RNAcentral holds the full RNA, with entries from ENA and SILVA. Predicted 3D model of a 266-nucleotide part of an RNA (large-subunit ribosomal RNA, domain VI) from Planctomycetales bacterium 4572_13. NCBI's taxonomy places the organism under Bacteria, Pseudomonadati, Planctomycetota, Planctomycetia, Planctomycetales. Rfam family: Bacterial large subunit ribosomal RNA. Rfam links the family to the GO terms ribosome and structural constituent of ribosome.
Context: one part of a larger RNA
RNA sequence: CGCAGGAAUUUUGAGAGGAUGUUUCCUUAGUACGAGAGGAUUGGGAAGCACUGACCUCUGGUGUACCGGUUGUCGCGCUAGCGGCACCGCCGGGUAGCUAAGUCGGGAAAGGAUAACCGCUGAAAGCAUCUAAGCGGGAAGCCCACCUCAAGAUGAGAAUUCCAUGGACCUUCGGGUCCGAGAGAACCCAGAAAGACUAUCUGGUUGAUAGGCCGGGUGUGUAAGUGACGAAAUUCAUUAAGCUAACCGGUACUAAUGUUCGAUUA
Repeated sequence: CGCAGGAAUUUUGAGAGGAUGUUUCCUUAGUACGAGAGGAUUGGGAAGCACUGACCUCUGGUGUACCGGUUGUCGCGCUAGCGGCACCGCCGGGUAGCUAAGUCGGGAAAGGAUAACCGCUGAAAGCAUCUAAGCGGGAAGCCCACCUCAAGAUGAGAAUUCCAUGGACCUUCGGGUCCGAGAGAACCCAGAAAGACUAUCUGGUUGAUAGGCCGGGUGUGUAAGUGACGAAAUUCAUUAAGCUAACCGGUACUAAUGUUCGAUUA
């Protein structure tokens, strides 16, 4: 921009893509078959492997925004306590998120037309013949079925709901100009389940969108200060303390200011 008024929501599916895997074991059954050796069709059930989708409850990984230990050195005048630098200095753990080696799932069943092949009826050709007319069965393959996208499918589909035909002036009577209202949309702003940008999604005071704050959770592992025993290192008590990111719930304290577009067709 189009889809002959303007919007919002929900959809149909022409078409396109993906997937379609496979092994072993138990049972039917040591049965049918076979002299024996051996050893099924079929039906039922159970475990895997590879591939693949989703997820983070569990097991772990990462986690340079969390906690702790510790070395050297410099600084905060000194002690104590902290901070900077040294690969995050090194080391031990670890929330959210992301993740696999973790967890859950998938390739099931049915239908249609068929291939090789197996048949029925049956002539040409008094017989025979699955074929010539006609009618069946039959595969991991084909079309469906399953999952995803999909009306720019210009053949532009469907459903539901919402909005409205106002006023003034001009007019060649076809209409034009200005103003107002208007479903809704956008800019802008606070952001994240989204993200290169854009888009998408959640919100914008009739508000929990982000930050802060409060409570909780999680993690770390018992802070500082003070006191006590000891000559001291240290240890003990206060104290399962102190601190705690991205998590959960709450709370308008801070910031979401402000503005524009918008059909009026028959």